[in-house]
Context: one part of a larger RNA
Order: sequence, then structure tokens, then C1' cells
RNA sequence: GGCAGGGAGUUUGUCUCCGUGGCGAGACUAAUUCGUUUUACGCGAUGAAGUCGUAGCGAAAGCAAGAAGUCCGCAGCGCUUUGCGUGAGGGACCUCGUGUUAACGCGCGAGAAGUCACCGAGACAUGAUCCGAAACUGGUCGAUCCUGGCCUGGUCCGGCUGAAGCGGCGCGAAAGCUCCGUGGAAGGCCUCAUCGGUGCUGUGUUACAAGCGCUCGAGUGAACUGGGUCAAGGGGUGAAAUGUCAAUCGAGAUCAGUGAUGGCUGGUUCCAUUCGAAAUGAAUCGAAGUUCAGCCUCAAGCGAGACGGUCUAAGAGGUAAAGCUACUGAUUCUGGGUUUCUGGACGCGAGUCCAGGCCCGGAGUCAAACUCUGAACUCUUAGACGUUGUAGACCUUGGGAGUGAGGGGCGGUGCGUAAGGUACCGUUCCUAGAGGGAAACAACCCAGAGCAUGGUUAAGGUCCCAUAAUUUUUGACUAAGUGUCAUCGAGGAUGUCUUGGUUCUCAGACAGCGGGGAGGUUAGCUUAGAAGCAGCUACCCUUUAAAGAUAGCGUAACAGCUCACCCGUUGAGAGCCGAGGCGCCGUAAAUGGACGGGGCUUAAGUCAAGAACCGAUACCAUGCCCAGUGAAAUAAUCUGGGGUAGAAUGGCGGUCUGCAUGGACAGAAGCUUGGAAGUGAUUUCAAGUGGACCGUGUAGACACGAGAAUCCUGCC
Repeated sequence: GGCAGGGAGUUUGUCUCCGUGGCGAGACUAAUUCGUUUUACGCGAUGAAGUCGUAGCGAAAGCAAGAAGUCCGCAGCGCUUUGCGUGAGGGACCUCGUGUUAACGCGCGAGAAGUCACCGAGACAUGAUCCGAAACUGGUCGAUCCUGGCCUGGUCCGGCUGAAGCGGCGCGAAAGCUCCGUGGAAGGCCUCAUCGGUGCUGUGUUACAAGCGCUCGAGUGAACUGGGUCAAGGGGUGAAAUGUCAAUCGAGAUCAGUGAUGGCUGGUUCCAUUCGAAAUGAAUCGAAGUUCAGCCUCAAGCGAGACGGUCUAAGAGGUAAAGCUACUGAUUCUGGGUUUCUGGACGCGAGUCCAGGCCCGGAGUCAAACUCUGAACUCUUAGACGUUGUAGACCUUGGGAGUGAGGGGCGGUGCGUAAGGUACCGUUCCUAGAGGGAAACAACCCAGAGCAUGGUUAAGGUCCCAUAAUUUUUGACUAAGUGUCAUCGAGGAUGUCUUGGUUCUCAGACAGCGGGGAGGUUAGCUUAGAAGCAGCUACCCUUUAAAGAUAGCGUAACAGCUCACCCGUUGAGAGCCGAGGCGCCGUAAAUGGACGGGGCUUAAGUCAAGAACCGAUACCAUGCCCAGUGAAAUAAUCUGGGGUAGAAUGGCGGUCUGCAUGGACAGAAGCUUGGAAGUGAUUUCAAGUGGACCGUGUAGACACGAGAAUCCUGCC
């Protein structure tokens, strides 16, 4: 891992509610006792002790109610039927009891239905749907491991250094010193045994509850070690590390309390039908939980309206936008005014200057906590239309829940540089929604799936590929593979197409080419020099077709080369400023690479207009199934049938029991194979095998249905 078998809402008591049944202003017995025999804690009797109900209110003393008043009106009934009358139940008043109050009022109650048993649902208690802690408490067992103490034993190859003491030569006045020997000290040195365990983060089998190899530490000592013995769990022992106490230690192991508890994780077994959520508010030692409300479901009651739609009418509102010399506040530049505003600088002073404030102007900007204004839109009320409702809506009451981690898109906000961010509001979808499209893709587009068949469309598409359908028609643009993909700025550029304005132009434009570009004068000043061209001032006049007291280069200064300007030549458009379309640059990321790929250029790209086709569980048609309606049942009619948590309903199957009725050795159950029926759980038939029990109907009782729980056991 596979297979087989096992494996989870049960029991008892009390309470609430629905249903069924008995009796009913009453209902019921409990324990007990007796009987019976099919010995089952079964059945039949007995037993009103007691419980619930029949009256409430008040703390209490205590007092104590509508069977009969008025109106509306469903069903039903009646009638002379667009309706009228009556009207159980029902509704609205009125009235009554009691408490309180000085009183008004207000609270609770009042025109009689309960009770017992059983099925079912739920609550509480009980292990309470099953499995799962770490822990807590008590008893018991452990010191063969390890820690420490005690008793008694054992072990440490070989080598090195050479303390004290002692002896001696020499020296010395002596004390003594030096040297040579001897000697053999030391928690001394090297290194076996032995004890250990530093690094390789070596190696990885037979050992992945730690081995082995190389390397390394201690190795006469606080050394190592055999045997015996003592100390026990909030306790021991500890050269102290929360170390250690049998591979277990911030409190050993084991048995018991014990099915501890778990708001946490996982699991929870057959089918079908109807409806179908929530992830919000309030509170919480509350935030993974719970309670109440909200939203779902089932039942009953009532009896006529209900409603996110559209329009009309009348109101409410201060947002978006806009505006500000309309306020409050902010704000840039600028003109003028101010003997009397404020501050500063200068000055002996008079006063002058600067900045600000205020007033009058001009131009330009802002505001969630500004508004002279002011939409869309939303809300309220009324009416009409629409949808829906007597097939019972809306509403009321009761039983049962689940939910209380939400998420994405779009629109509007707060915080944040931002975020697949966070906190809100509205709406929608996912959640709980399948199908088609977007290559793939919970929430984007289309569209809400009972089953089947056929057709038509939606979104999106129609060159080829998975691949169905146009190489469709007309007119433009793009040359960048732009694009066929959601996507990027300021800025830049004779890209190109369309369009507008303006200036010059056959009296000749623009560009090119040829020629001229002068004189007073080297203007004056300055300067070593300054002559058009270092600098300062001025910038005139003349000749002219035209020519600056010179726009650039150049020289030490001149010179020289161009320009402006003019003429000629040439011969038709030229220059400048805008607007729009599609493109270009700006544009950088790490293995080679993505329009889904191939590929595509008068497209298979982009813009505009048209035609055709494909394309879904959508829509239409036909047939069928189911649910509701109707009804005793079937049918007609009409409506509906996505669905998680969940509510409600109807069924299939297993084991056993009572009653009834059947099958079976002429072959039961079970097993194997095949067929048939049913929406399904399942049922049934045939053959083979097997060799003795097994059904059906009805009523009842459950240890009643497996694929999951790191589920349990067995086998492979």
C1' cells in the first nucleotide's frame, strides 16, 4: 500500500412542543398487595396517598371576576345573488377582579379545557456522537544504568627530568660557598595498558535507541576498576550542568481515580423529493466560543392586501460640480492711498527708507471640519399602471436549525509611499453555481443545469494547429512585426496621411550658381597698437540697384574670407505657425522564449460601414419524469423543478419477535456468471456450484447500512 472483517447521536429520569388515541370539569394512579401460568421483573386485578386542571391579584393582612353589553366580520347557512341577511370561531371596544394612588391613570388577570398513555422532535442531567492530550491525585515498584557515601580487593609496559637529604675534592679565619658524586621528590615530562571523546560536520554496514576509522586529551592520582552495601519521587544524589535517579526527568516508572477535561484537530456508514441560509448588530475574562436579535425551514391561526418596478404630483436633503469682493480660513505677483496703525534701520534733529497691517484697483490660485449657489440621485406621502395574492400573500403564534473566520468585481470613502493592504457603505457574483467564452484561470463576459431528441441564438469567433464557421464586400491608415496582448510619463524628431491659418510669388518667390557688398573713415575716446569685429560713447552723412560706423571667422595691428543688403541667371511654387489619425525615440535583468503556437504586411494589423456563417445545459419545438394546485383517488388546467450548512417529507435494505400464510433433498441459504425491472436505495429471473434451511404480508424491537478517522485486527 491493497483486500477482508470491526468501527461513531445510545440509555434512564424530568420538562417543552407536534401528532394519534381514551376519558372529560375533570384526568391519572404510584409504591404495595393478590391472582395467573406460555416464568415473561409478562398479563389481569387491587390500591386516590398524591399530581395536574377547574381563579386571580397582592410582599402580606387580605379581597375576589363577562355563561346574558356595543360594533365589525371569515367560513358556513338562507335569500329576491355585481349583492343582502344571519353569522360559531375571530377582531375592536366596553365592563369586572385585584394591587398601587389623594386622584387621573397604570400593572397582572377575567366571557370554562384539561388530563393520561404512546410515536416523533428538542432541552437539561447522565461518559451522552466516536477517537485524541499535556496534566492532577493516591497506592505500589525501582540505585544491575547513572550520582554520592561506606566496606573489602585489584591495576598502572618502558623511557626522561633529577627536589630535599647524605658523602667527598677544592676554597675560606669562620659562617659557609662552588663543584663532583650519591639520592629518587613531583595532583612533574614522553608513551603502552586503561579511562576519555577534540576535529574530520570522515564513513554510512549487520549498527540511524550513535557504531567504525584517522586525529586528539588524561595516563602515581581529587587516578582507574571488581564484588558487597546505604540514600526514593516535591524526594534522593549532585567539585552545580535542571545534571542524574535502569536508552524515561523543570519532577521516575507502574496501577488506580478514568470513558479526567478539551470552547481545539480529525472522523461520523442507504436512496429520493420540497424549500434553502449566514459569515451582520448588541453583549460577553469576549475575540477559534456563547446568548439575544437578523437571515432559513416546518406547522397552526387570521382573512385582503403586499411590493428594491415605471410614471405623475407635493414635500425633505446640501453631496458631485462650481464659486469666493457672498462669509470663514489659506494663497502668488502687482499699481495706488494711509498728517492719525505696527515693527525695524539710518540720522544730533527735522525726517528719510524698508517690511507689515488697513483701504481702493488689476491679474492668478485653494478647502473633509468654507458656501452666494447647486445637480444626478435617494427618501416620505398620495394616485395610476405593472407584478403578485383567497391555489391564502402581508401579519401573528409555536417546533427545529445553521450562521455569527468570509472573499472578489464595480461605484463611494478613511488610513497607508504603496500592496493580491487594511477599516467601512451600496450593489453584484463566488461561497452554495454546473454549461459556453477569456490558451490554462472561485468570483471578468454570456448564461441560472429535471431527463432526452431536434432547431435558433448569446458572449466570443470564422488562414493553419487542438477546431465548428468568410483567405467575405467597400473605403482608408500603419512599415514600426507597431500590432495580432492588460500596459508606461515629461520631453524629443524634415516618419507619414488628413485638415486649417498666414507670408512671399511670372512686376519672377524659395533653394542653388555668377557678380556687387562702396565713400567721408583708421568715426570719437581709450590704448604700445584698437583700422567694422579687446573695451567705452555715439551709431550720422554721401554715392547708389544695394551695401551695418558692421552678424561671424581671422591679424600683434592691418590684411584676408564670409554675412546682412542688391543685381543677374534659372522658371513655379516656397517659407512659417497650428489641429487631428497611425507610427518612432525616450523604454534596462539575470538558462533560450513567447501574439497560446505556426505564421501574418492593399493583413490573418488598425479605423469605419455592410453581408453571411459558427457557437451554450440560454431560447424555441416535441416527448417523458417529479412536485404543488385540484380531488376520496386518477385526470384536466396552471405554476414550478442549480444548490453547501440546515429544516421538512416519503421510501429501500439488514438482524430478531408475535400473528397470518407459503417455499424446500424432485435441492433451502450462500457463492459465481449472465439477463430483466425501477429516478434510486434495491428487486427479480436463468444456469452452474452448494447440501439444509428460507421467504411473503402485517404489527413490533433495534448494538441496523463505511471510503476516509497518521482509525483497530488479520492476511498478502